The RNA shown here (small-subunit ribosomal RNA) has 1497 nucleotides and comes from a metagenome. The RNAcentral record of the sequence draws on SILVA.

[in-house]
RNA sequence: AGAGUUUGAUCAUGGCUCAGGAUGAACACUAGCGGCAGGCUUAACACAUGCAAGUCGAGGGGCAGCGCGGGAUAGCAAUAUCCUGGCGGCGACCGGCGGAAGGGUGCGUAACGCGUGAGCGACAUGCCCGUUGCCCGGGGACAACCGGUGGAAACGCCGACUAAUCCCCGAUGGGAUACGAUGCUUCAUGGCAUUGUAUUGAAAGUUACGGCGGCGACGGAUUGGCUCGCGUCCGAUUAGCUUGUUGGCGGGGUAACGGCCCACCAAGGCUACGAUCGGUAGGGGUUCUGAGAGGAAGGCCCCCCUCAAUGGGACUGAGACACGGCCCAUACUCCUACGGGAGGCAGCAGUGAGGAAUAUUGGUCAAUGGGCGGAAGCCUGAACCAGCCAUGCCGCGUGCGGGAAGGAGGCCCUAUGGGCUGUGAACCGCUUUUGCCUGGGGGCAAUAAGGGCGUCGCGCACGUCCGAUGAGAGUACCAGGCGAAUAAGCAUCGGCUAACUACGUGCCAGCAGCCGCGGUAAUACGUAGGGGGCGAGCGUUGUCCGGAAUGAUUGGGCGUAAAGGGCGCGUAGGCGGCCUGCUAAGUCUGGAGUGAAAGUCCUGCUUUCAAGGUGGGAAUUGCUUUGGAUACUGGUGGGCUGGAGUGCAGGAGAGGAAAGCGGAAUUACCGGUGUAGCGGUGAAAUGCGUAGAGAUCGGUAGGAACACCAGUGGCGAAGGCGGCUUUCUGGACUGAAACUGACGCUGAGGCGCGAAAGCGUGGGGAGCAAACAGGAUUAGAUACCCUGGUAGUCCACGCGGUAAACGAUGAAUGCUAGGUGUAGGAGGUAUCGACCCCUUCUGUGCCGCAGUAAACACAAUAAGCAUUCCGCCUGGGGAGUACGGCCGCAAGGUUGAAACUCAAAGGAAUUGACGGGGGCCCGCACAAGCAGCGGAGCAUGUGGUUUAAUUCGAAGCAACGCGAAGAACCUUACCAGGUCUUGACAUCCGUGUAAAGCCGAAGAGAUUCGGUGUGAGCUUGCUCAAUACGAGACAGGUGGUGCAUGGUUGUCGUCAGCUCGUGUCGUGAGAUGUUGGGUUAAGCCCCGCAACGAGCGCAACCCUUAUCGUCCGUUACUAACAGGUAAAGCUGAGGACUCGGACGAGACCGCCGGGGACAACUCGGAGGAAGGUGGGGACGACGUCAAAUCAUCAUGCCCCUUACGACCUGGGCUACACACGUGCUACAAUGGGUACAACAAAGAGACGCGAGACCGCAAGGUGGAGCAAAACUCAGAAAAGUACUCUCAGUUCAGAUUGUGGGCUGCAACCCGCCCACACGAAGUUGGAGUUGCUAGUAAUCGCGGAUCAGCAUGCCGCGGUGAAUACGUUCCCGGGCCUUGUACACACCGCCCGUCACACCAUGGGAGUUGGGAGCGCCCGAAGCCAGUGAGGUAACCGAAAGGAGCCAGCUGUCGAAGGUGAGACCAAUGACUGGGGUGAAGUCGUAACAAGGUA
Repeated sequence: AGAGUUUGAUCAUGGCUCAGGAUGAACACUAGCGGCAGGCUUAACACAUGCAAGUCGAGGGGCAGCGCGGGAUAGCAAUAUCCUGGCGGCGACCGGCGGAAGGGUGCGUAACGCGUGAGCGACAUGCCCGUUGCCCGGGGACAACCGGUGGAAACGCCGACUAAUCCCCGAUGGGAUACGAUGCUUCAUGGCAUUGUAUUGAAAGUUACGGCGGCGACGGAUUGGCUCGCGUCCGAUUAGCUUGUUGGCGGGGUAACGGCCCACCAAGGCUACGAUCGGUAGGGGUUCUGAGAGGAAGGCCCCCCUCAAUGGGACUGAGACACGGCCCAUACUCCUACGGGAGGCAGCAGUGAGGAAUAUUGGUCAAUGGGCGGAAGCCUGAACCAGCCAUGCCGCGUGCGGGAAGGAGGCCCUAUGGGCUGUGAACCGCUUUUGCCUGGGGGCAAUAAGGGCGUCGCGCACGUCCGAUGAGAGUACCAGGCGAAUAAGCAUCGGCUAACUACGUGCCAGCAGCCGCGGUAAUACGUAGGGGGCGAGCGUUGUCCGGAAUGAUUGGGCGUAAAGGGCGCGUAGGCGGCCUGCUAAGUCUGGAGUGAAAGUCCUGCUUUCAAGGUGGGAAUUGCUUUGGAUACUGGUGGGCUGGAGUGCAGGAGAGGAAAGCGGAAUUACCGGUGUAGCGGUGAAAUGCGUAGAGAUCGGUAGGAACACCAGUGGCGAAGGCGGCUUUCUGGACUGAAACUGACGCUGAGGCGCGAAAGCGUGGGGAGCAAACAGGAUUAGAUACCCUGGUAGUCCACGCGGUAAACGAUGAAUGCUAGGUGUAGGAGGUAUCGACCCCUUCUGUGCCGCAGUAAACACAAUAAGCAUUCCGCCUGGGGAGUACGGCCGCAAGGUUGAAACUCAAAGGAAUUGACGGGGGCCCGCACAAGCAGCGGAGCAUGUGGUUUAAUUCGAAGCAACGCGAAGAACCUUACCAGGUCUUGACAUCCGUGUAAAGCCGAAGAGAUUCGGUGUGAGCUUGCUCAAUACGAGACAGGUGGUGCAUGGUUGUCGUCAGCUCGUGUCGUGAGAUGUUGGGUUAAGCCCCGCAACGAGCGCAACCCUUAUCGUCCGUUACUAACAGGUAAAGCUGAGGACUCGGACGAGACCGCCGGGGACAACUCGGAGGAAGGUGGGGACGACGUCAAAUCAUCAUGCCCCUUACGACCUGGGCUACACACGUGCUACAAUGGGUACAACAAAGAGACGCGAGACCGCAAGGUGGAGCAAAACUCAGAAAAGUACUCUCAGUUCAGAUUGUGGGCUGCAACCCGCCCACACGAAGUUGGAGUUGCUAGUAAUCGCGGAUCAGCAUGCCGCGGUGAAUACGUUCCCGGGCCUUGUACACACCGCCCGUCACACCAUGGGAGUUGGGAGCGCCCGAAGCCAGUGAGGUAACCGAAAGGAGCCAGCUGUCGAAGGUGAGACCAAUGACUGGGGUGAAGUCGUAACAAGGUA
C1' cells in the first nucleotide's frame, strides 16, 4: 500500500467481497509446563444452606455460662454437690461509637445525571488537628433482675425495684437571634471590632493517678449540599408545549437559595439554534481501530451517579429517606395449633432456571485497609492467597550433533530408468530445560504492644536499640541423582493468497468469503502422498474499526452514470464595495490556575528474558483567568461613488388584459343548373346518392383558427405569446450624465404564477376527435387503415398543480485568445444624401484556442478560473409503492419508508455482428433466353417401416448415383448355428518334431484322424528358419468418445480480403496505415493524406490450348524423284507439309486517336493467329462452422479378455404400404424404321487386348496372326448426310413388366449378376405449387474411352463430333465486398426481451375484529406517614402549700398521598376468515410490447 467482481475488450461511475487489527467471547479438533491477568455480556429471574458488622467492663446495673479463690456437706483421699460477684472475666440488658463506610449492580435516568470550568456575599461537616475558656448544684425514669400472665410461634402484657457517660431543672458564661449605633474593610447583596435593648442558651464522669473522656467558642483539614457557562444518542411519518405553569409581594419549610410549598396579584414562560412527544442509553478517565480527522465501545481497574423483590413513607442520626434498620401497600415464597407470623444473595461461595456461554458451598486475618477499644484484642467473603477454565498476553519445552547401503516401508508419482518422503529413520556420540527422586531454602516481618537510651518546642513528638508473630507453603529459588527419557497438533494448497499430483465421484455426492467449481481425464467435491502456513494451539462463527475519498472538515459529487427545486417575489438566516477614527467579541501572543491517579508514549531500574512491576519525564490538542497586539472579521462613528437605484431623452418588440372589426377556408341550410355516381384504400368495404348525391352558380347561418409576411427573427421569470384597430398596463435596451449613497446577492419556511389532459357551474359547438359503432386487415386484431361519432377542444367564473415543465445544465458577481452571422440602439468617418466601412453596448446562433471532462463534448450565453447562497444525490429491484400527515369535489398531488431479494444495475466510447437503415459495387443473383427437374416407367441413394440381421457413417446450402473406382461366396464390420482360447497376427522362454505340401476318411465347413513326405549352416551338437505343445508377459477389438486429438477434407470463396514493424493519435479498448477522389477482375494501380514500409492473399512465375520459327525425327507424314498394287506411303527415298518432341519467338495498352488530372486507367482504331488477366487448369490468405471423419491411417483415456477377440457354414446389407433426392428412357414427324455411306479425339492392353478366318439370327463360340504397343488389338465412332417408308394414332411412338429358349463370368448366378433371341407391350400425349443448370466452342445434342472389375455402369472420371438463343438493365429475390448509421445483440437476430395466466415458496400492505403492552388524562377509594387542627382519655422531672396548671402523649378529624378501581381516547406490538400487489424459482401457457426505421419511431 491494495486486490477480486458488470464488458468480446476499454475507461469512468457504482455497489458487493477479501487480505489487517481487536475481543469479558462461543463452537469443532487437539493439548506438556510456568508467570501475569481475566472469567453470567442472557433472567434487576427465583433462591436451600453457611458466612459477609460489630465492638467497648477504662460508661452502667449486674452475674446466666467458664475459670480462680473462699466456705459448707459427704468421703480416707481423688472428687462430687451446694453456697459465696471476692477475683479473672462476661451471655443477655441499659448506654456510647459504628451499622450512611467497605462490598454488589446498571433497573431506572437524555437529566446540572455525567464531564469540564466557575460560583455560594445562600450552606452543613461526627471522628481528626490548632487556639481558648469551662466542667457548679439538684432532680427523674426505664431495662436487666424479680413476681404474675397471654400466645403454637413470632412476640408480648401487667405489677414492683434499681444504676449510669440515660433523661430533666437551675447556676455561670462568652455565644446565637431580632432591632439599632459608631469605626475599619471587600469587586460584590459581605466581613471584623466596639456597643445598646430584648430573647435564648453548656457539660459526665472514670482511673491503675500516667491519663482517658465531657461542654462552649473560634480557626483548620476532610467530606458533603446547592447554583451557573459550555459539552453530552436517534426520530419532524412527533410542531406546537405549559396553569405552580412564568414572574411578583408576603409567609411556611430547609443546613442553605429557590414555586421547594402556600395565599394573593399579574399573564406570562419554552420552541424550527428543534420545544413537546416517542425510541434507545448509566456518564467519565479510558479501550479498540485509524496516518490523522474521525468511527465504534464503556468488560476488568479508578472517579461520579443510580438502585437494593415492586411502589410509597418517614424515624433516628453529623450524615440515610438507609442492601444484610423501621412502617404501609402489592406480588411471590415459607411456617402455622388457621387465631396469626416470617422473608428479601444486584455481598462471598453455592442451587435451580434462562442461555452458545462464564469458576470453589476453599484458606487466612500473616500483610494492606476498615469498625470498636486506652490497650491486649475482637470483628472484617474488604483484602491477601489458593482451587477450576488454553479465556487472553508473555516465556519455555517436546531434544542437539554426526549419520547415504540415499536401506526397508508408502493403497505416493512414474513406467526405460527412476523420482519423492529424506538426514527423516535406524545407528553412534552429547545435553537434561521439562519430568521423577533426594536435600537445602531467602524474602513478604517490622516503626506491634511493652521496655531501654538520646533529642526537643516536654506531647509516647522524633531518632535509635531489644522484642513475639507466615494463610499462601516447605511454594519460588538452589544443589545432587536418573534417563531422550514424559510431551504436536490444526486449518489450508483454482484466483484474490504462500502451497500440486494421483485415485474415486460424474450438475450426483458435495464445496463456496467474492468470482465461481462438479454433466468421465476436477490442482476447486472425497481420500491419499507431497507441499506452503501457524504452532500448545489452530480453524470457524459473532461483533467493532480499517481498507470505504462508500456521508468526503481534512476529503466527493449533480449536461448524459444517482443527483438543479417547473418558474418568480420575498421572510428568517448566511454572505457582502472604497477611505478613516474608536472598540477589542472573534483572531494572534506571553503569564497564572486547572486538566486526579491509573492508562498511552519516551526513558532509568527490576522479575535469568518477556508479559508484568516500579521511578522520572512528556502528553492530556481542553476550560478558566490575566497582560499585550489590532492586519483581517465583527460592533460603532464619520466620509466616498465604482455595486444598486431614481429622474431626463429616445427607439424596438407575437410581453399581458379588455373591447371592437376583417377576409380566406371548412361545414350546414335554401334556391338554380345538371346526371349517375360520389367517397375512400395497398386493394376494398362500411358510408352518401335517382326521394337527385357528388360537381357547379348564387344566397344565408354559425363556430373556430388567423395562409403569405416568417427568419436557429422578436418578447416574456417560466408556462408561453402570431389577422387588424383602440384603451389600460409590465419589463428590458441605448444615450448623456443630474440625484440618493451600499440602499446589495442568495433565499429554508411562506406567497404567487404555472402546458396539456382532467373536474364543477353556465354558455357555445363549424372543423377535429378519446370512448363507442361499423367496414377492412389478420391465425386472432378489443390496434395500426377506412366510414361515422360523443365527451372534449372554444368562452366566463372556479378547482386542480402536474410534464422529457429540457439547455435533461439553480441564482448572482468578477476574470480568462479570437473569427463569423443575425436582432435592437448609439457614436465616428465619408457623402448632396442614402449605402459601404470603423468603434461600442445589449440580445441571439455557429466555429474555435487555452482550460476542463470518463468520454461524448463545453468553451465569454462555460461543463474554464474563483467567491457567496439555496436545492438535491449516496448500488439495482421492491417503489415514487405502503402506512401516517397535509392539500383536493373527485381523479389525484405532496411528503415518503421497511421487510425481502440480486451482484450487479447504469454511463461514455471501441471492435464486431445484425437491421423489414442508407450509399457504392460485384456474382447465371435477378432480368433476357435455351434446356430441364417437379407428373410416368425404370435405375440408384436416403428416410420410414419390417426383420434373427436388414452392419456402420454422412443430415439445410456444404447428407441423400455420398464413404462404395463396382455386397452372389469373399468383401462384411450385421444375424443364426457350429467351433478355438497365448489365440487368425507380433516379440520373448522351454520341450518335441523339420514345417509345408500331397493322398484318404468323417463333417455343412471350421476342424479332427490316418497315411505319405522331406530342410539350411556348419565348429557334430548347437544355431537359423518352420511347426506342435506348455507357462506367462502379452496379442486382438470396424467396441465408446471426431465434444480429448494428429492427419486429411468440405464450406464461406478464387470472395479480396487478413495482418505486422516503426511512427503518430487516444487515459484506454483501439485508431491511423487499410479511410478519401479516380480506376480495376482484384487492398490492381494512380493521386491525395501522419504516416512510412513490410508480410500472407490478388496478379505473375507452372501445365495445357490457339500462331510462327529453329533443330531433331520413326512406328508418324508423302510435295518432288523412282518403283509398285485390285487398292493402298505399299517400297526406295525425302526432311518440304501434317504430326510428335525440344528450344525459342509472340501480346506489352507497345503504336495512333478520344476521354481523364499532363496520372492510373478507359474507349475506339491499326497491325496481328491471338487484344486488353486470349480460353482452360493447377494453385484456396487470416479465419468461421466444438462442420465431417476414432470405420483409411495414427493416437490419449475408458471398456471387453474361454470374449465386444478368432475361425467356419448359411443368411442379411438386394426386404416394401409409403415419402424424398439424383439420374436414365420416353411421351414422338427437327421423329421412328430400313438401306446406303462419311468425318474424331483421348485412352487401355500380357493372369491382357485379341485381328483375319470359320460357326451361330444374336449374345457368343472355335481358333490364335500381331502387339509390353505414334507399329498390333480393343475399334464398328454416333449424330450429321443420301434414299425409301410411316402420317398424328397410345401409333411402325414409348419401352416397363412377364413368359420361353439361349450365351458369358465364376467353386457356385435360388435368395442375388450381365447379355442375346422370340413373344408379351404397362404407365406415359410435355407435367400443379414450386424449383435447377448454363453467357460460347458454352447450353443443348451425339457417340467414344478409362478406373474399379472374374462377372456386373443409366453412376463417376475423361474425349472429341454437331452446335445455338439471350443479356435492356441492377428496381426487386439470393449470396458477397467496402463506407456509413442505429443497437438494450457479443452463444452476436436461429440474438435479446415484456406482460397476463398456471404451480411452489418467501416477506409485506388492507382487513370484521381479537389479544397484550407501556405512557398520559378525568373521576372514585385512600394505607403508612409528615404537617395542621382537636385532644372530654392519659401523663415522672417544671410552677404551685394544695387544688390545679404548663408541657407532652394516645385517640379523633383534615389536606396531601402509593397501590387499587373505573371511564373515554391516543400510541405500540402480536394475531385474523378473506383480500391486494411484490419478490424468487433449468427447460409450463398465450401472445410480440421494447432494442434496427424492431416492422405504426